The RNA shown here (Bacterial RNase P class A) has 361 nucleotides and comes from a Gammaproteobacteria bacterium. Its Rfam family is "Bacterial RNase P class A". It is annotated as a ribozyme. The coordinates come from a structure-prediction model, not an experiment, and the mean pLDDT is 77. The gene name in the source record is rnpB. The sequence is in RNAcentral, with records from ENA. The model forms 95% of the base pairs in the Rfam consensus.

[in-house]
Parts: sequence; C1' cells; structure tokens
RNA sequence: GGAGUCGGCCGGACAGUCGCUUUCCCUGCCGCUACGCGCGGCAGAGGGGGAGGAAAGUCCGGGCUCCAUAGGGCGGGAUGCCAGGUAACGCCUGGGCGGCGUAAGCCGACGGCCAGUGCAACAGAAAAUAUACCGCCCGCUGCCGCAAGGCGGCGGGUAAGGGUGAAAUGGUGCGGUAAGAGCGCACCGCGCUGGUGGUAACACCAGUGGCAGUGUAAACCCCAUCCGGAGCAAGACCAAAUAGGGGAACAUUGGUGCGGCCCGCACUGUUCCCGGGUAGGUCGCUUGAGGCACGCGGCGACGCGUGUCCCAGAUGAAUGACUGUCCUCGACAGAACCCGGCUUACAGGCCGGCUCCCACU
Repeated sequence: GGAGUCGGCCGGACAGUCGCUUUCCCUGCCGCUACGCGCGGCAGAGGGGGAGGAAAGUCCGGGCUCCAUAGGGCGGGAUGCCAGGUAACGCCUGGGCGGCGUAAGCCGACGGCCAGUGCAACAGAAAAUAUACCGCCCGCUGCCGCAAGGCGGCGGGUAAGGGUGAAAUGGUGCGGUAAGAGCGCACCGCGCUGGUGGUAACACCAGUGGCAGUGUAAACCCCAUCCGGAGCAAGACCAAAUAGGGGAACAUUGGUGCGGCCCGCACUGUUCCCGGGUAGGUCGCUUGAGGCACGCGGCGACGCGUGUCCCAGAUGAAUGACUGUCCUCGACAGAACCCGGCUUACAGGCCGGCUCCCACU
C1' cells in the first nucleotide's frame, strides 16, 4: 500500500425569528370557598424538557392489570450438544462437535429411526426378512471349423469391475481364490469394555469384536424441560341531561285492569333517599430489571459497591415552519402502558482489534 474480517459510535452543524406540547414559577381576570393565594379554569411573561437506532414487524420473553385456579391428568404449543448469565426467554456469553475459508473468522432445529408406523419419485437387476442386468469364474453341452478358435444353451459361484441413483450392506492395500468375498492380515473408520483429562458436552489412550442389516423425526411418533386465559379499548375512581330500577313517607280511600258485587292483587300521583350506568372528566402514565462515571469480581455474557443525573407523556393526539452561514448536501423512518431480545429497513461518515498478500528498511 492492497484485500478481507470482527466490534463500537454518529445519523447534517451553528445562529436568529415565529409557533406547538408538557412542566415549574410569577402576574391578571373569573368561579368555588372550610376565608388559608386553599382549590379549579382562562390569558399573559419567564425558566426547563420535547422521537429512534431501529420509535417498525408484533415474532419471542417479562413486569403490570383483570378473570380463572386445591392438587393432578388429558389435549395443545414451544424448545432440544454442554456449562453459565438473566426477572425471563426461542436471547446472550464461553466451550464441544460438524461444515466452509490459506487465515482472521463465519454457519449449524446439533436428543432418539435394534418402541412402533409410514415414505424413498425417476433411473436401476435390486431401495430393505436384499438383489445377479452386463461382466468375471466353474461344470455339463449344441452347432461351425483340419486346427487355433468362433457363435450359443443349461446349471451354479461371485458384489472385486461396469452401469443406475440423493443413497447400494464400511474404506485403502497385501495375501488368498476357479473367480471372488472381513475369507485372513495391517492401517483408517465403527461398536463394546476399561483407563486418563475435563464440572460437562467431549477428547485421547489401551484392549477387544470382523462389523453391528441404508436414509428420512422442519414424517407421524418417543423422551426430557417449560407454558392458565385475556390484554392499557387492561383496569380503578368521580359523575350530568334524558330514560329506566330499588326503598321510605305522604296523599287518594281517588283512577285503570281482573270482577255481577265485596275483599284482595297489580299499575298509576307528590316529595325525599339509594345504587347501576351513558356523555364527559381524573387516575393508570412514566423513577425505571433506568442513564452516566469510577472502583472491584469474572476469559466473557454479567454481577456488586460508591457517587451523580431526571431525560417526551400527548388523547384529534405536540416535536414544526421560515431566514442566514457552512459542509461530505443529509438514508431508513414518527413515541401512544413499560422493559429485555430477535428480525427487517438504512445515504454517508468516524474509531479500534485481528488476518492474508505485495514492496521497502
């Protein structure tokens, strides 16, 4: 200098003017009043705060709220190597194993198909109690030929060779054999047993068995672990007008209905009280598993301690507009109960660790 890889950060800047929202304080007016600038409303002046790294998708996990709930089971769903972190997780960290890459590094639903069941298209002889299409070998044999030999037929052996397939009953080599074959042997792989290291996943070593009858579980299924439901339009409080409900007192000894009449029953009047509930309002609402700095423990995720800070809270719903200067001319995108993750979108820029290549000293 080039190429790559991993991590962190920023997301136009500054100034002025005019607005919007929220909060604190002050002033004025109005209302209520327990007469205390006590409460509420409106207006004005001043001070403070005012979108994001993803506010997004709503895919996981939790807080909070209400409902349900003795305990357990069935059903359903999710997760799935080991250890740790965490409020919890399907997240994160470290490690193991497998794959990719020269490397830094990246990726992996990575438990179980000798519990059972299913499936394996096409091709191929054969796709799961294996199988003989070609080839090779052995035996018998027909025809042709003087012969060498050629063309066949029948029976058997053979998975070494060819061919098919995503996949064909371990791989390579030597021996062996009629040709072959774990048939025998060595090494590799695999199973079992033991030992060593490691918390564990697992790794390594030794012995032993000729080799365990393919793949598929994001096929049913089996095993282990976890999970009650609904969501801030959750939920709680205050509470008009109108209509309706319950109770008490009074009035009528009235009216209407049942009825031939009486008794009785139901409805109906006035006043007061009560609770439900609609409009509307208040709370929930943002101080929190919180941010920052330092120290300590840990490889790390993270934890502990001390100090310090308060950083949107709207409800037709604010966060904007204009002007000036500058630059690299500005991407994706807008809170609505909150938090931890994952995923997806994103112009451009800054910083750091590491790897490989080239050149020079």